[in-house]
RNA sequence: CCCUGAAAAGGGCAAACCCGUCGUAAGGCGGGGGCGCAAAGCCACGGGCCCUAGGGUUUUAAAAAAUACUAGGGUAGCCGGGCUGCCAGG
Numbered sequence: 001c002c003c004u005g006a007a008a009a010g011g012g013c014a015a016a017c018c019c020g021u022c023g024u025a026a027g028g029c030g031g032g033g034g035c036g037c038a039a040a041g042c043c044a045c046g047g048g049c050c051c052u053a054g055g056g057u058u059u060u061a062a063a064a065a066a067u068a069c070u071a072g073g074g075u076a077g078c079c080g081g082g083c084u085g086c087c088a089g090g
Base pairs, nucleotide, nucleotide: 002090003089004088005087012037013036017032018031019030020029021028022027035077041083042082043081045080046079047078048075049074050073051072052071053070054069056067057066058065
C1' cells in the first nucleotide's frame, strides 16, 4: 500500500417511535430509545428519491388528479464517486 471482516479486545454510531426546538415543507438539531451499521466518519460531484415555488401539458363543467420541465432546498442510514480512519487476519 492492497484485499478480507469468520472469531477476539477496547469501544463507536444510532432506524422506527416519543418529547422539546428550528423550518411553509421535505427535513435538521438536542434528549429518551435501539432497528441496524466495519466507515451508519466527512463531502451533494453523477444518478435516484423527497419537499417548496413557478409557468406548461393531459384530464375535468370547475376543482381534484396525473405528467414532464425550470429554480431553490433536503437525503451521505438509496447507489456510485472523492477524502480520512480503529482493531484483527491475509

The prediction has a mean pLDDT of 87. c-di-GMP-I riboswitch aptamer from a Candidatus Bipolaricaulota bacterium, 90 nucleotides, folded computationally. NCBI's taxonomy places the organism under Bacteria, Bacteria candidate phyla, Candidatus Bipolaricaulota. It was read from a public genome assembly, where an Rfam model found it.